Context: one part of a larger RNA
RNA sequence: GAGCGAACGUUGGCGGCGUGCCUAAUACAUGCAAGUCGCACGAGAAGCAGGGGGCAACUCCUGCAGUAAAGUGGCGAAAGGGUGCGUAAUACAUAGAUAACCUGCCCUCAAGACCGGGACAACCCACCGAAAGGUGGACUAAUUCCGGGAGCGGUCGUCUGGGGGCAUCCCCGGACGAUCAAAGGUGGCCUCUAUUCAUAAGCUACCGCUCGAGGAGGGGUCUAUGUCCUAUCAGCUAGUUGGCGGGGUAAUGGCCCACCAAGGCGAUGACGGGUAGCCGGCCUGAGAGGGUGUCCGGCCACACUGGGACUGAGACACUGCCCAGACUCCUACGGGAGGCAGCAGUAGGGAAUAUUGCGCAAUGCCCGAAAGGGUGACGCAGCGACGCCGCGUGAGGGAUGAAGGCCUUCGGGUUGUAAACCUCUGUCAGCCGGGAAGAACAUGGUGAGGGUGAACAAUCCUCGCUGUUGACGUUACCGGCAAAGGAAGCACCGGCUAACUCUGUGCCAGCAGCUGCGGUAAUACAGAGGGUGCAAACGUUGCUC
Numbered sequence: 001g002a003g004c005g006a007a008c009g010u011u012g013g014c015g016g017c018g019u020g021c022c023u024a025a026u027a028c029a030u031g032c033a034a035g036u037c038g039c040a041c042g043a044g045a046a047g048c049a050g051g052g053g054g055c056a057a058c059u060c061c062u063g064c065a066g067u068a069a070a071g072u073g074g075c076g077a078a079a080g081g082g083u084g085c086g087u088a089a090u091a092c093a094u095a096g097a098u099a100a101c102c103u104g105c106c107c108u109c110a111a112g113a114c115c116g117g118g119a120c121a122a123c124c125c126a127c128c129g130a131a132a133g134g135u136g137g138a139c140u141a142a143u144u145c146c147g148g149g150a151g152c153g154g155u156c157g158u159c160u161g162g163g164g165g166c167a168u169c170c171c172c173g174g175a176c177g178a179u180c181a182a183a184g185g186u187g188g189c190c191u192c193u194a195u196u197c198a199u200a201a202g203c204u205a206c207c208g209c210u211c212g213a214g215g216a217g218g219g220g221u222c223u224a225u226g227u228c229c230u231a232u233c234a235g236c237u238a239g240u241u242g243g244c245g246g247g248g249u250a251a252u253g254g255c256c257c258a259c260c261a262a263g264g265c266g267a268u269g270a271c272g273g274g275u276a277g278c279c280g281g282c283c284u285g286a287g288a289g290g291g292u293g294u295c296c297g298g299c300c301a302c303a304c305u306g307g308g309a310c311u312g313a314g315a316c317a318c319u320g321c322c323c324a325g326a327c328u329c330c331u332a333c334g335g336g337a338g339g340c341a342g343c344a345g346u347a348g349g350g351a352a353u354a355u356u357g358c359g360c361a362a363u364g365c366c367c368g369a370a371a372g373g374g375u376g377a378c379g380c381a382g383c384g385a386c387g388c389c390g391c392g393u394g395a396g397g398g399a400u401g402a403a404g405g406c407c408u409u410c411g412g413g414u415u416g417u418a419a420a421c422c423u424c425u426g427u428c429a430g431c432c433g434g435g436a437a438g439a440a441c442a443u444g445g446u447g448a449g450g451g452u453g454a455a456c457a458a459u460c461c462u463c464g465c466u467g468u469u470g471a472c473g474u475u476a477c478c479g480g481c482a483a484a485g486g487a488a489g490c491a492c493c494g495g496c497u498a499a500c501u502c503u504g505u506g507c508c509a510g511c512a513g514c515u516g517c518g519g520u521a522a523u524a525c526a527g528a529g530g531g532u533g534c535a536a537a538c539g540u541u542g543c544u545c
Base pairs, nucleotide, nucleotide: 001545002544003543004542006541007540008539009538010537013391014390015389016388017387018386019384020383021349026347027346028345030344031343032342035075036074037073040072041071047064048063049062050061051060052059053058082302083301084300091227092226093225094224095223096222097221098220101219102218103217106215107214108213109212111210112209114148115147116146117145118144124137125136126135127134128133153180154179155178156177157176158175159174160173161172162171163170164169184207185206186205187204188203189202193200194199228274229273230272235265236264237263240262241261242260243259245257246256247255277299278298279297280296281292282291283290284289304325305324306323307322308321327338328337329336330335355381357380358379359378363377364375365374366373367372394424395423396422397421404415405414406413407412428486430481431480432479433478434477438472442468443467444466445465446464447463448462449461450460451459452458489534490533491532492531493530494515495514496513500529501528502527503526504525510517511516
């Protein structure tokens, strides 16, 4: 000099964009943060309104409504969000390998989707329990579960032809055997079929379902190189190193196991100890290098602590399950409930770090055919000069150089065109009014054209017209009104280093980054006047180069 997720002191007008628990991965009250689909399924209110009956209590019908809530089933919940504990290599970065692998949703292609059966919730009944919850009985649907058949095809085994590879082998075929599928829903129609009207088990459109081939994107595994300090850590290692066989996995492998061999690593630092998430980047520096990893992006790890598996395409799963532990809470003492390192917020710790805000309008994600629903992701607003940037606190004139202050050699000098005063301007803040864009690539209606179709039905696609949707928001921006009015401080002035005098003090009180000042004229302390430098900031401290 530059920088910072800063803090502290004094001061503080406005705006834009950023940014904000670095400490206790401490403990958490409360609310919210993952749902959705009735076009998979059975069942289906309360209440209100209208009408009828009845003296009344009450009751019946219709509608809101096949709506709400609950249940079965499907998809999602493995994303998004947080934190940095652990981890020095099971991580990360870069470059490769996979002839050792997986892949829901999405795209392309191909084939299929037949026949039959069983159950369990919900609801009802009985019972246990304070509750959380549970037990038994009986009923029932499905895109739930099971069986049979079928195989374009997939997988496995045996035999076999061709091609390729350094290779364990790989690719393209053939024969035989074994094995592996499924689910329907909604709309429309009567062209076909069923019988003639109508309807459907028929046809048709769309959405789904099953087996498979390829792709995209995502992931698993392996190899090489690199990645902090310590030798006051020098030897370490029995599943240890390798082989053979097996188990296990989607898959290689001591990953696991039996047997066999006795290996493997190490001063090019093994083993141990300490510290630490890694990177793109960021800071600094002429560079080389040094420091760093907050925000944003990629990867990893973790989710009260430790362990475990289940489900699933995917987890050993933050707001799932089980076991153990610590802690907190409820209890009728028998037993239960919980996990903010999600967003706010609280206590505590600390020098120190924000609102228990608004909205799904946009972007994105999940569900849904869609309408739509959900989303503390996100978009916004609030708080903090925490940072960067921009703007303002007025402009011109104005000397007898007023008054006052300070200094004085008592002449005067200085503050100082500074003020007063005159003439203007109107940024920002204030008040009033107007007013975009973020929103149409979304969606309703309507019209036209096109695809499928027997069809003028239905559905889908494209286009036109038209309507609807904004948290921010008293938005940005524009116009008007009023008015110099509401808006300047901080540090420093011996030298380094820009800036000097007076008074007080008297080695005292104090200053201080270094040198050093202060013991009676202190430009170094304190105050004042003046000056210098920065300026909504200025200084101090800490840390890095």
Molecule: small-subunit ribosomal RNA, 5' domain
Organism: metagenome